The RNA shown here (Bacterial large signal recognition particle RNA) has 263 nucleotides and comes from a pig gut metagenome. RNAcentral holds the sequence, with entries from MGnify. Model confidence (mean pLDDT): 76 of 100.

RNA sequence: CGUACCAGACGGGGAGCCAGCGGUGUCCUGUACCUGCAAUCCGCUAUAGCAGGGUUUGAUUCCCGUUUUGAGGCUUUUAUCUGUGAAGUCGGUGUCAAUAAGGGGUGUUGAUAUUCGGGUUCUGUGCAAUCGCCAUCUGUGAACCAUGUCAGGUCCUGACGGAAGCAGCAUUAAGCGGAGCAGGCGGUGUGCCGCAGACUCACCUGGAGGGAGCUACCUGUUGGAUUACCAUUCAUAGCUAACUGUCGAGAUUCGGGUGUACG
Numbered sequence: 001c002g003u004a005c006c007a008g009a010c011g012g013g014g015a016g017c018c019a020g021c022g023g024u025g026u027c028c029u030g031u032a033c034c035u036g037c038a039a040u041c042c043g044c045u046a047u048a049g050c051a052g053g054g055u056u057u058g059a060u061u062c063c064c065g066u067u068u069u070g071a072g073g074c075u076u077u078u079a080u081c082u083g084u085g086a087a088g089u090c091g092g093u094g095u096c097a098a099u100a101a102g103g104g105g106u107g108u109u110g111a112u113a114u115u116c117g118g119g120u121u122c123u124g125u126g127c128a129a130u131c132g133c134c135a136u137c138u139g140u141g142a143a144c145c146a147u148g149u150c151a152g153g154u155c156c157u158g159a160c161g162g163a164a165g166c167a168g169c170a171u172u173a174a175g176c177g178g179a180g181c182a183g184g185c186g187g188u189g190u191g192c193c194g195c196a197g198a199c200u201c202a203c204c205u206g207g208a209g210g211g212a213g214c215u216a217c218c219u220g221u222u223g224g225a226u227u228a229c230c231a232u233u234c235a236u237a238g239c240u241a242a243c244u245g246u247c248g249a250g251a252u253u254c255g256g257g258u259g260u261a262c263g
Base pairs, nucleotide, nucleotide: 001263002262003261004260005259008056009055010054011029012028013027014026019045020044021043022042023041033053034052035051036050037049062257063256064255065254068251069250072247073246074245077242078241079240081238082237083236084235085234086233087232091230092229094226095224096223097222098221099220101219102218103217104215105214106213114208115207116206117205118204119203120202121198122197123196124195125194126193127191128190129188130187131186132185133184134183136179137178138177139176140175146171147170148169149168154163155162156161
């Protein structure tokens, strides 16, 4: 140097599961053989997947150590934001009461206070209105079992005359309507018209008196209660960011090691 065979290589890592180590599954890198088994799991035992098959090969590619970096995961602590639950007067909003500081309104066409009278309010009584009833007036109104008068007709009588009585008419009873005024009784969420009282707290109004304030309407200030709307505090869940620790693929620097047989 060449040939052949073999060791080796043909992905790795995180979390989780597990006595532990791998795998299926999942996540991150990345492209790095095939088939069967496998999460109420599959296989193994510190030499740590098992079984079968295939490709490649002793080196820039395999193995070991090292330098610089480093995807990503897990963990610790904290911060912002968002959601949920809880607290309750330390704060704000809303609310009540007070307060004439500012503003507004009103006031010499006369304020607050004082006083007299009246009204609103209430009670009693009367009156009016209104409603209901009665009475009254009027219209209508009885085939017969209301009245008066009773044509015709009927009955009695020798005659004179008499009797009952339908229809009609009139007047009435019961009933059915109408009613302007006047009469009687009763009632009222009508009126305040009259009289007498109550209250005189409040409101309105007229006068006397007096001489500059009055008014909480707005802002402000003070105090209290309530609510849990905002803010605040605590707890919890999540995203993001930083921190602590840990594992770590990949990339990269340097160095070292490396089988057997034959020619």